c-di-GMP-I riboswitch aptamer from a Burkholderiales bacterium, 108 nucleotides, folded computationally. NCBI's taxonomy places the organism under Bacteria, Pseudomonadati, Pseudomonadota, Betaproteobacteria, Burkholderiales.
[in-house]
RNA sequence: AGCUGAAAAGGGCACACCUGCCGAAAGGCGGGGUCGCAAAGCCUCCGGUCUGAAGGACCCGCGCGAGCGCCGAGCUCACGCGGGUCGCAAGAUAGCGGGGCUGCCAGU
Numbered sequence: 001a002g003c004u005g006a007a008a009a010g011g012g013c014a015c016a017c018c019u020g021c022c023g024a025a026a027g028g029c030g031g032g033g034u035c036g037c038a039a040a041g042c043c044u045c046c047g048g049u050c051u052g053a054a055g056g057a058c059c060c061g062c063g064c065g066a067g068c069g070c071c072g073a074g075c076u077c078a079c080g081c082g083g084g085u086c087g088c089a090a091g092a093u094a095g096c097g098g099g100g101c102u103g104c105c106a107g108u
Stems, first nucleotide, its partner, number of pairs: 002108004012037002017032006035095001041101003045098003048093003056086008065077004
C1' cells in the first nucleotide's frame, strides 16, 4: 500500500416507535430507544425513489371593472380573493444504489 471481515479487544453509530423543536410536505435536528450497520463517517457528481412550496396551466365559486346585447334575460374579457386538479425540484433521501474523500481494529 492492496485485499478480506471468521473470531477477538476497546469502542462507535442508531431503524421502527415515543417525545420537544423546525418545515407546506417529504423530511431534518435534540432527547429516549436499539432494527440493524465495518464506513450506518463526510460529500447530491450520476441514476432511482419521496414530497410538491413558490411560480405555471386549467376548472369552480365569489367580488370588481370593461365591452357586447333587442340594453332584457344574459354573454365575453381583464383583474383580485378562496377552493380544487394537473404538472414541475432549485426541496428531501449518503440507513436506495453507484461514484468521490477520509478512517479504527484484526487477518492476509